A computed fold for a 114-nucleotide RNA from a Thermoanaerobacterales bacterium, annotated as SAM riboswitch aptamer (S box leader). The organism belongs to Thermoanaerobacterales, within Bacteria. It matches the Rfam family "SAM riboswitch aptamer (S box leader)". Rfam links the family to the GO term regulation of gene expression.
[in-house]
RNA sequence: AUCUUAUCCAGAGUAGCUGAGGGACUGGCCCAAUGAAGCUCGACAACCGGCAUUCUCAUUCGAAUGCAGCGGUGUCAAUUCCUGCAGGAUGAUUUUCAUUCUGAAAGAUAAGAU
Repeated sequence: AUCUUAUCCAGAGUAGCUGAGGGACUGGCCCAAUGAAGCUCGACAACCGGCAUUCUCAUUCGAAUGCAGCGGUGUCAAUUCCUGCAGGAUGAUUUUCAUUCUGAAAGAUAAGAU
C1' cells in the first nucleotide's frame, strides 16, 4: 500500500507545557486567545493479548459471559457534526423542493492476510 471481517446515536480533562489553527475530502454548519493543533500526564473503552467462571472435549483447540490490576493499539466538542450516491414514504408543487427512513459509497479504528 491493497484485500477481508467487525464496529462506528454509549463513554472519557476546570491538569501541565506551548501558542493559531482545527473538525479526512465537497457543500454547509460549527469549535478556537474563556487557548486550536501538538507533546506530557490523566481518563474512557474492551478490538487484540491477559485474567475469571461456565459449556464442549480424553487433552489441546474452540464457544459463551464477565473483569479492567497488567501488555499492544485506539479514543476523549457536536451520531463518523450534517451532507454527497441510489431507492421508498409524507407534504407542497409538477421544474423540483422540504422532511424522514433504508441501503450503498467514502472515511476512521481494530484484527487478520498478501